[in-house]
RNA sequence: AGGGUUUGAUCCUGGCUCAGAAUGAACGUUGGCGGCGUGGAUUAGGCAUGCAAGUCGGACGAGAAGCUUCCUUCGGGAAGUGGAAAGUGGCAAACGGGGUAGUAAGGCGUAGGCGACGUACCCCAGGGACCGGGAUAGCCGCGGGAAACUGCGGGUAAUACCGGAUAACAUCUCCGGAUCAAAUGGGGAGAGAGCAAUGGUGUGAUUCCUCCUGGGGAGCGGCUUACGCGAUAUUAGGUAGUUGGUGAGGUAAUGGCUCACCAAGCCAUAGAUGUCUAGGGGGUGUGAGCGCAUGGCCCCCACCACUGGGACUGAGACACUGCCCAGACACCUACGGGUGGCUGCAGUCGAGAAUCUUCGGCAAUGGACGCAAGUCUGACCGAGCGACGCCGCGUGCGGGAUGAAGGCCCUUGGGUUGUAAACCGCUGUCAGAGGGGAUGAAAUGCAGGAGGGCUAUCCCUCUUGUUUGACAAAGCCUCAGAGGAAGCCCGGGCUAAGUACGUGCCAGCAGCCGCGGUAAUACGUACUGGGCGAACGUUAUUCGGAAUCACUGGGCUUAAAGGGUGCGUAGGCGGCCAGAUCAGUAGGGUGUGAAAUCCCUCGGCUCAACCGAGGAACUGCGCUCUAAACUAUCUGGCUUGAGUGAGAUAGGGGUGUGUGGAACUUCCGGUGGAGCGGUGAAAUGUGUUGAGAUCGGAAGGAACACCGGUGGCGAAGGCGGCACACUGGGUCUCAACUGACGCUGAGGCACGAAAGCUAGGGGAGCGAACGGGAUUAGAUACCCCGGUAGUCCUAGCUGUAAACGAUGAGCACUAGAUGGGAGGAGCUUCGGCUUCUCCGGUCGUAGCGAAAGCGAUAAGUGCUCCGCCUGGGGAGUAUGGUCGCAAGGCUGAAACUCAAAGGAAUUGACGGGGGCUCACACAAGCGGUGGAGCAUGUGGCUUAAUUCGAGGCAACGCGAAGAACCUUAUCCUGGAUUUGACAUGCUUGGAUUAACUCUGUGAAAGCAGAGUGACGCCUUCGGGUGGAACUUGCACAGGUGCUGCAUGGCUGUCGUCAGCUCGUGUCGUGAGAUGUCGCGUUAAGUCGCUGAACGAGCGAAACCCUUAUCCUUAGUUGCCAGCACGUAAUGGUGGGGACUCUAAGGAGACUGCCGGUGUCAAACCGGAGGAAGGUGGGGACGACGUCAAGUCAUCAUGGCCUUUAUGUCUAGGGCUGCACACGUGCUACAAUGGUGCGUACAAAGGGAAGCAAAGUCGCGAGGCGGAGCAAAUCCCAAAAAGCGCGCCCCAGUUCGGAUUGCAGGCUGCAACUCGCCUGCAUGAAGCCGGAAUCGCUAGUAAUCGCAGGUCAGCUAUACUGCGGUGAAUAUGUUCCUGAGCCUUGUACACACCGCCCGUCAAGCCACGAAAGCGGGGGGUAUCCAAAGUCGCCGGGCUAACCCUCACGGGAGGCAGGCGCCUAAGAUGAGCUCCGUGAUUGGGACUAAGUCGUAACAAGGUAGCCGUAGGGGAACCUGCGGCUG
Repeated sequence: AGGGUUUGAUCCUGGCUCAGAAUGAACGUUGGCGGCGUGGAUUAGGCAUGCAAGUCGGACGAGAAGCUUCCUUCGGGAAGUGGAAAGUGGCAAACGGGGUAGUAAGGCGUAGGCGACGUACCCCAGGGACCGGGAUAGCCGCGGGAAACUGCGGGUAAUACCGGAUAACAUCUCCGGAUCAAAUGGGGAGAGAGCAAUGGUGUGAUUCCUCCUGGGGAGCGGCUUACGCGAUAUUAGGUAGUUGGUGAGGUAAUGGCUCACCAAGCCAUAGAUGUCUAGGGGGUGUGAGCGCAUGGCCCCCACCACUGGGACUGAGACACUGCCCAGACACCUACGGGUGGCUGCAGUCGAGAAUCUUCGGCAAUGGACGCAAGUCUGACCGAGCGACGCCGCGUGCGGGAUGAAGGCCCUUGGGUUGUAAACCGCUGUCAGAGGGGAUGAAAUGCAGGAGGGCUAUCCCUCUUGUUUGACAAAGCCUCAGAGGAAGCCCGGGCUAAGUACGUGCCAGCAGCCGCGGUAAUACGUACUGGGCGAACGUUAUUCGGAAUCACUGGGCUUAAAGGGUGCGUAGGCGGCCAGAUCAGUAGGGUGUGAAAUCCCUCGGCUCAACCGAGGAACUGCGCUCUAAACUAUCUGGCUUGAGUGAGAUAGGGGUGUGUGGAACUUCCGGUGGAGCGGUGAAAUGUGUUGAGAUCGGAAGGAACACCGGUGGCGAAGGCGGCACACUGGGUCUCAACUGACGCUGAGGCACGAAAGCUAGGGGAGCGAACGGGAUUAGAUACCCCGGUAGUCCUAGCUGUAAACGAUGAGCACUAGAUGGGAGGAGCUUCGGCUUCUCCGGUCGUAGCGAAAGCGAUAAGUGCUCCGCCUGGGGAGUAUGGUCGCAAGGCUGAAACUCAAAGGAAUUGACGGGGGCUCACACAAGCGGUGGAGCAUGUGGCUUAAUUCGAGGCAACGCGAAGAACCUUAUCCUGGAUUUGACAUGCUUGGAUUAACUCUGUGAAAGCAGAGUGACGCCUUCGGGUGGAACUUGCACAGGUGCUGCAUGGCUGUCGUCAGCUCGUGUCGUGAGAUGUCGCGUUAAGUCGCUGAACGAGCGAAACCCUUAUCCUUAGUUGCCAGCACGUAAUGGUGGGGACUCUAAGGAGACUGCCGGUGUCAAACCGGAGGAAGGUGGGGACGACGUCAAGUCAUCAUGGCCUUUAUGUCUAGGGCUGCACACGUGCUACAAUGGUGCGUACAAAGGGAAGCAAAGUCGCGAGGCGGAGCAAAUCCCAAAAAGCGCGCCCCAGUUCGGAUUGCAGGCUGCAACUCGCCUGCAUGAAGCCGGAAUCGCUAGUAAUCGCAGGUCAGCUAUACUGCGGUGAAUAUGUUCCUGAGCCUUGUACACACCGCCCGUCAAGCCACGAAAGCGGGGGGUAUCCAAAGUCGCCGGGCUAACCCUCACGGGAGGCAGGCGCCUAAGAUGAGCUCCGUGAUUGGGACUAAGUCGUAACAAGGUAGCCGUAGGGGAACCUGCGGCUG
């Protein structure tokens, strides 16, 4: 510090996601030790049991057991000692400990105030403690009750209670003012009434302890003020004790705290009230910081104690382990009644992913009580459990290569695990065993001694001795022995680290992108590697990265985002000069900011974690002093901002009233006489009842042609004939006036196209809906004929638009150039020139921007104010509120779901976009196919099988250049065989071997049997041994089995189309562009010119072959002019090389020459010459690439499958099967023909298991025959069309030949399935072919025959070649098809066979509505009303005080009653929230459902926005608007 992910690629916007740190965590796997921390986060759910607050005999009375002594009737009694248990009384129990329910303020934090307050225990100094009295518990006796508990009688004590005395203070009255801006209950003086107090210890107390009283202090508390501390406006008004006053009550104290009366206030958009959530802070986590999140442990504060209410006691409570009442729950019960409150420490149940021991001790620290000893203390100190966290240590160290074995991989060579192990040497941490034991302990007390405080029983100081450890045990010594101690996650990218096998879109993985459909570095396993290490991963959560809520530090033309426009309230901001003040601001001082934490330094545990000390810091708040620039406030001025005035001026600015012509429609009349109208074409419609056309007249409504213009005006919407009236704003000039009066603007108010609504008019044209006609598969549309609302007017409503410049308003600054509109000034030669202001355009510099672009009309540079945005979908939906007559508007979510959605630009591809160009692409022609018969291939059907492949062009007379058997195949039906039909290696056997012959069986293969019987080497001739072959067994062979989507090679196609690229440079952030574009030209990216390009490569061309002309050379088998010979005839022969020809080498053609056009070019046109002229004709040759094109069945090959079979052999059948469909052909339909006879002229080939002549037989196929020929010699071999002469006479024919019968021939082992040919006979369809479609531009089409390969033969009409005869048309590019270049649009990139929308149907998920149903919350009204305070009554009861001799009375008190208030409860109406709900609504999602085709290209009717109507659906139509 960044990375991954939208695209074919790019830049940007933008979300999602990862790497880091952290946690009171949990889960999975694993787990040696120690230290220090930490541990019920959920049900503030329920709790068994034990403990958690007592203490004091030096306040009081009484006093059990025990012990001692005495007495005794032996039952016991008395005295003393002793002090249990309990009681009275005092203090404590309000602390400590736990929890976070409630609480958004009665809280917390910070800083202040109390002149409005309290305070037990403690400290300081002062004063005081006198005289009396009556009870009561305990106890004793008698009772009630199950218990808890309680009644009556008797009697007793106190530091318990009461009366009196003495006093100050409080209280009342009066006076009064330091400080202060001011005020207050501050302070002082006086007067009268009333108010205190017990004792203990001790021989001994004004002296010690305790007590009373007032004053002061410390600490603690109460009240109060300001500021700060969540969300929500889909909560906007709240409040009647409410706000204030007077008086009273109450309190420690202020105060509506409470009450009576009076007034009507108080709070609130700077967010009152309501609702939801929440204890607050110090701090903690994270972060560079600002911040964001959080508040567990520790500390401070608040609040709570089963739930709700209440008071009592007390210094203090409305009280966690006190009381009363109500409620729920639980327990006991004798059913009458009682008891309880773990949110103390342990522990238990429940719920939960989840959180510990029913431990030890008061030794230390602290607390309560006590004079003290001491007692109590689940506070605390310790131990236990949990890897929950942090920190530390260990699981050894050194040597050790044959690089052992094993594992894994392998190209079989090896590599790796790996010095790792083994093995050798050494050490002893931790854990284990034993020993000993520092320290946490110092006080206090007791005893002795010394000194001091006047006296003292009291206190202080020093010293000696003595007393106290629950728990922990470090360090040290000894022993043994490498012995007891390593795992987890990951290895596709991000992100460090890869191989093999298994699996086969399965099983599974996954944080994001994404892996898995037979070669998975992504799943599982193994090996290996990487990371961390007693842990490692996962999950959850927080911060970070995220500048992704932007204060620091973002944006709004097109990515999300400027309000439709103005006026204006609050608010925010605001010109120049001077003075004053000091609120902000700045500086200094000071107080506070608890401790802990963080940071720094030092120190203590061996280190660290941890702990201690000191410092710094705590960025905050208060007080105070100073400054006066700026902001602010006040005062005084100024004129430039703003406004006013005067003069001039442009304009579809607005409102109203009139008025005009053209057009249109209707009506009336005339003329006229058949159509009109409409469309792509039609039809509906209209017309002889007279349309349309035309003329005249009348009526009506709406809109204003030309001018008219990126021209004008207005805030926007918007505004267009002319005239008048009223009226708003602007501009220019002058510089007379005011003197900052300004800018913006949340709410608010006003205006606001079209459509729409209400009421009343109006209604010509147009025209949603609707009707009809067309189109169409359909056509709820586009087109046509009609047509209602509406469009128009008046008065209201609605309040929205792509209300757009998709660009808020204002001010200032920052190069220019050039048009338009409205004015002014200066100069002028009157043409004009220069210049100022305002409005409105275009281009462009800097700059900005992701780019496109913007660019003084900013999207530049700054300032002020407002509005708005924060991924896509869900959704501008639901719900709530509000506005509206309605339609609907404004405000406006969530669940769920996706990893994208998007902007600009780039390269392609595509377009029913455009431009240019080409091609037998069309057109112009010629001939065909499609109709018939047959041939052949394919599909389909059939079959036991009809083997397989090829499938638009680019499969279909294709693989197949020859299926009767063979071929031939997992084709079928059978029969055989198993190391095999074929290869290699090892091995067994042995002459009964191989090979050959024969026999049996059989369809053959095969099986079985018999016989003959070889070979090399050595040899002692007995034999031995062995190569080939055979045989046995093992490895293996074999496969036309699968995968052409694992491949090589080969091939087709676009296409012989002109394209495809690179280097350097330049431009661009970049993908990319440029070059390769443009202008010409070409068959061509062929060439030329221009140009930020300059060059180059693969293609094109050329080079190669062939053909056309000539030359040279050569002259047999070819040729024969001349010479000679010979024949019936023939180059037959001698000879010749002239010619033809053959086959070698050359020449020739290059726009070279001339003229014209063209840019002085390339080139084109015409011409000359030439055999040939502009690549002369033809061929071979096929760029980068496309189609996962074709082929695993030519061959090769990975993987998989098979192995007595999917291999091999074999017989027969099939591949030829036939209702049918298609492709390619042949022959025809005839007279340019058919047929008969006669008669010419080729080229290129083939020939030995061959071609075969002559001759001969046969009508013929053919037979016999065999000369010649391995070929320029011989043969196939006859060329045919043609030409000549006859016949046929337009007909199903002398056309046509299918089909069938008979008879033959040939090949072959064999022609039945299933060959070819011949002869005779038969003589089908067919008379030129629908829609549609093919080939061809010259020696071409058409037509005619010839040859060859394959091959025994043939299905060849196919295929490959050869020559003969030999046309027509096109000098054009509108259209169809295909192609190239440029350009344009794009939502396509698997690239239009693309993408994509909506209804319907299915599954699943979340949400809304809904008759209702259930529950919660907080108010409100009424009723009832416990306990209790307060008030009143108090006839009943009553010790202390008073009167009285006494009885009795009084004061006072109590019981009891009544009243106000009031918890819980009940009831009523309503609010709000949650759950659920038959049914219903839309939404999201889901490989292959249905219907259409809406959008993206002009998307085939341009699209979109608002509105209205209509329609299965996307949508269609009307009106207005926008260009995206």
RNAcentral holds the sequence, with entries from ENA. The RNA shown here (small-subunit ribosomal RNA) has 1524 nucleotides and comes from an uncultured prokaryote.